[in-house]
Source information:
A computed fold for a 471-nucleotide part of an RNA from an uncultured bacterium, annotated as small-subunit ribosomal RNA, 3' major domain. It matches the Rfam family "Bacterial small subunit ribosomal RNA". The full RNA is in RNAcentral, with records from ENA, Greengenes and SILVA.
Context: one part of a larger RNA
Parts: sequence; structure tokens; C1' cells
RNA sequence: UGACGGGGGCCCGCACAAGCGGCGGAGCAUGCGGAUUAAUUCGAUGCAACGCGAAGAACCUUACCAAGGCUUGACAUGACCGGGAACGCUGCAGAGAUGUAGCUCUCUUUGGACACUCGGUUACAGGUGGUGCAUGGUUGUCGUCAGCUCGUGUCGUGAGAUGUUGGGUUAAGUCCCGCAACGAGCGCAACCCUCGUCGUAUGUUGCCAGCACGUUAUGGUGGGGACUCAUAUGAGACUGCCGGGGUCAACUCGGAGGAAGGUGGGGAUGACGUCAAAUCAUCAUGCCCCUUAUGUCUUGGGCUUCACGCAUGCUACAAUGGCCGGUACAAUGGGCUGCGAUGUCGUAAGGCGGAGCGAAUCCCAAAAAGCCGGUCUCAGUUCGGAUUGAGGUCUGCAACUCGACCUCAUGAAGUCGGAGUCGCUAGUAAUCGCAGAUCAGCAACGCUGCGGUGAAUACGUUCCCGGGCCU
Repeated sequence: UGACGGGGGCCCGCACAAGCGGCGGAGCAUGCGGAUUAAUUCGAUGCAACGCGAAGAACCUUACCAAGGCUUGACAUGACCGGGAACGCUGCAGAGAUGUAGCUCUCUUUGGACACUCGGUUACAGGUGGUGCAUGGUUGUCGUCAGCUCGUGUCGUGAGAUGUUGGGUUAAGUCCCGCAACGAGCGCAACCCUCGUCGUAUGUUGCCAGCACGUUAUGGUGGGGACUCAUAUGAGACUGCCGGGGUCAACUCGGAGGAAGGUGGGGAUGACGUCAAAUCAUCAUGCCCCUUAUGUCUUGGGCUUCACGCAUGCUACAAUGGCCGGUACAAUGGGCUGCGAUGUCGUAAGGCGGAGCGAAUCCCAAAAAGCCGGUCUCAGUUCGGAUUGAGGUCUGCAACUCGACCUCAUGAAGUCGGAGUCGCUAGUAAUCGCAGAUCAGCAACGCUGCGGUGAAUACGUUCCCGGGCCU
């Protein structure tokens, strides 16, 4: 000077408390440990690993294993020598990679030549091999916490101190006052995006108040720019105004007006640094290692195993519910190797067919919870749906290992979960569906977004956890 203390003072945070809903018990899904295995590729391991890298493991991916092949090589740039156009097509052998036999065959001055390719030689290629404790870059975390520093001056022999401490105040080292300090920088805030109000401009594919036309019906048509909306561009919120408190300073409490009030809600934005934190398997890279193999090609298998343990989710245990019929209201998105309507066949998954649409025009598209009516009457049930049998559909060379979905049958555990533990302060929790990326298909109940319905509680800071300042 820091760090630490079951030392002290002040303060904050879903940290506790007050509430609401979960997890921990059941079944299943996914990840991890362990065990197993020829292989079950590798990494991530308290918070900050464990629905994580992986926003898609049947082949491919794929890095792992077995077997079969190649050795200037699957890929790149040269050099030398020799041959052939190259590419392609067909037959045979083979699990395939590949091997082999035929066919085809550019320009030409008949010397040969551009690529391309085969064989040989040589520099080299190649490595998801090692080291994240040699590194760059990127990322997590403390933490969106309010801190971290510098110049000059002053003090101290010096390490250093001061400034940055103190009195108030704030979400904030935010601001005010004081002070051997005076200033400054990185952070805070603001500038950026978005949502909420209004104005102006422009109206197509969007809209339809008024005027017409037409339809079983629909902005369908003429027309219109009012409204909604879309796209630009402005205004608006600043403690600006009033009152109380206050050092009449910063500020704070109440009120008015206002769509919005004291940071209006949300996002992006992450200081100096910490953890030799993570990543050599995104990429790059030093050094080391392999070079007829630790490189590379192929077929098949594995990453999908299963006495067990853990983590994260989904579905439930029911009547605020299940089932049946009718009926209403979204937003974000995606679409040409695509989305695919009306129609029609099938109980259905789906098939046939193909209108329209490169999309404010057409399609995906049915929103669901909700509302109305009926039924069930507390039971392992008309709850719950695991598991298993049979039959199908679709994608794809190919669903045996190992896909999803549909129908019929089957109908397990489970009656609200011990110790303990997690999330959340408002359009939040809870609950309901919808879309997208990846993607042929899909193990998605995951993730990222979108809207619908829509609460309860906060006395307070003694205690638990984390953090800030002074001592």
C1' cells in the first nucleotide's frame, strides 16, 4: 500500500423478509459422471461445466473403431525426364474405394503447342497430433458494480500520501459546500436503436368516413386521403411551473398541466484489472512430434450401450378440470431446387392435382387459452399417458443397429412430493398458443423471437449471500 476478520460505522442488490409459481417424489426427453465397449471421438467441471461448443450424429457430418486400399499423396506452388488431348460413356471383378478391357477424341505450318492428365525423380504437401502454463484473437466472471488512474504542486529520508478524505445528496467519484491542493483522462450520464403522444409530407400491394356501381358474400369496382397503417422528418420532458423542507446550495417531498414526470419502459454499450479462468477442435501462430503414417480414400460399425448417481426441462397426478359440438380476437416471421390455395380421395398421417405468389398483393395460417351449449361426478376414473403389439404415411441410394408422424389395440408409475433448494417487483410472475434459424427428414419437450389473458406482495434491513465507501 493492499487483502482478510465469527472488528466497528454508513449504504446498496429478488440478498433476506412479504408474496406467487416451481425443482427435489413419478414417467419421459436432453446433457454429464460412472460402468461397459473394437470404438462408445474431443473439449467444457463451484458460482462462471452439465437442453454447454452442437442453430439438427441413419450415410455424409466424423475427428473414434474394424477391415480393404494409396504414398509427391484428397488439396497448393514450382523444377526435371518420358507418354497421352482432357473430360466422359459402356462391360466385367469388387462391400466400395479401386482395378481392368473397349469406345469417343482439340489446334496444327507435321517441328510441335496451350491447358489437362498418367508414370518416375525432387523441393514439398498434409496432421481435429501435443503444449491455452509459450501466444494473438475471441469469450466468461466479479459487474452496468462505481470505481480505476494521471500531470503539476505540496507533505514524507523513503515505500508512499494528498487530490479520491470530510458535511450533505444521488441510480452513479451524480452534483453542491468545505478543504494543500489545482486541473485532466478512462468509466457514470448524455449522444445511438426501439416502444408510448402529436404534427407535416407521401398514399400502393395498405385503408374505406362520405358519394356511386355490383355481389349469396368480400374495398370486389369507380373514386377518395378523412381514419387506421406504412415510410421519412420534426415537436415533446427540462425538476421547466407552484407549494413545503433544505447551508434557502446540491437536492428532496407533494401538486398542476400532460400521451408520458423526475433515468418514462426496453435494448445496444462492460473502465483499470482479477481468476497462469475458457478456447492450439472456428481461425491464426512459436516450439515439439508423425511422414508407405499421427497423412489420405472407402465400406461397415460407433458417437443412440446401461446394475447406477447428478443436472436442466416436458407431461401429469385432475372438476378453476377432461371430452364433444359451435363460435371470436393477434403479433413476429418464412417462401422459387420454394410456399402451395379452391377442389377431390383417405378415419388420419398423407395422396392426386395445380390457381396464385420472388410477395403490405398469393401462400404457410387452424392462433390457443377465451366465450356459448352438452356430458362426466371424485373413481387410479371419460384423470394420466409411459410401455408394448399390429397396420400404415412421408423424407431419403438407404429408416436393422438408429427417423418423425398417423390409426386401432394396450393402458404402467403417478392422488401434489423429505432434508433442502430456485425464479420473479408489472404488462413482470403465472398461463396460452404462433413463428424462425439449423434442416432432405428428424429424435425440438431445446434455443431465439412474437403476441393473447394477466396477478399477489415489499412492514422493514436484525439475520443469510454478494458488493461499495470510511476506519